[in-house]
Record summary
RNAcentral holds the sequence, with entries from ZWD. Predicted 3D model of a 70-nucleotide RNA (Pistol ribozyme). The model forms 100% of the base pairs in the Rfam consensus. It matches the Rfam family "Pistol ribozyme". Its family is annotated with catalytic activity in the Gene Ontology. A reference for the family is Weinberg et al. (2015), "New classes of self-cleaving ribozymes revealed by comparative genomics analysis", Nat Chem Biol.

RNA sequence: GCUCUUCUGGAAGAGUCUAAACAGCCUUAGGUCCAGAGCGGUACCAGGGAGCAAUCCCUGGUACGUGGUA
Numbered sequence: 001g002c003u004c005u006u007c008u009g010g011a012a013g014a015g016u017c018u019a020a021a022c023a024g025c026c027u028u029a030g031g032u033c034c035a036g037a038g039c040g041g042u043a044c045c046a047g048g049g050a051g052c053a054a055u056c057c058c059u060g061g062u063a064c065g066u067g068g069u070a
Base pairs, nucleotide, nucleotide: 001016002015003014004013005012006037007036008035009034010033011032024069025068026067031039041064042063043062044061045060046059047058048057049056050055
């Protein structure tokens, strides 16, 4: 320098061509941190599809946006 850590900006960290890994303890489905988003995720509701059924899948809507402690 480049790439990655959901996205944008900032920070921090890791890797070196690859797309992952990640600070003490407890806790959470909840992703490294801050602001914003609401991508992923969780709960509920509505519609549709598969199935004898249990159940699973798709779409839309509403809510949440891990928390505590040193």